[in-house]
RNA sequence: UUUCCGAAAAGGCAAACCCGUCGAAAGGCGGGGACGCAAAGCUACGGAUCUAAAGUGACGCGCAGUUCACCAGGAUCGCCGGGCCGCCGAA
Numbered sequence: 001u002u003u004c005c006g007a008a009a010a011g012g013c014a015a016a017c018c019c020g021u022c023g024a025a026a027g028g029c030g031g032g033g034a035c036g037c038a039a040a041g042c043u044a045c046g047g048a049u050c051u052a053a054a055g056u057g058a059c060g061c062g063c064a065g066u067u068c069a070c071c072a073g074g075a076u077c078g079c080c081g082g083g084c085c086g087c088c089g090a091a
Base pairs, nucleotide, nucleotide: 005089006088012037013036017032018031019030020029021028022027035078041084042083043082045081046080047079048076049075050074055070056069057068058067059065
């Protein structure tokens, strides 16, 4: 110095919930708040999961739907894995 690992120390992040806001929704952002997290830092690359506006099909039907199903190009990195960067240094 690097890798594994995670005692100590200095710190960091921030679940649920509440308020505001954006969105069709999932969910995101800001404030409060802490369940927890050694990557709970970044990245939708692979898988998985969530939503279904638009679209397609069915039903209904003169028109009309608040109906049902499918579907991601939308979303979740605090679901798992990959990639990138990173604080400290006991056993």

The RNA shown here (c-di-GMP-I riboswitch aptamer) has 91 nucleotides and comes from a Bacillota bacterium. The prediction has a mean pLDDT of 86.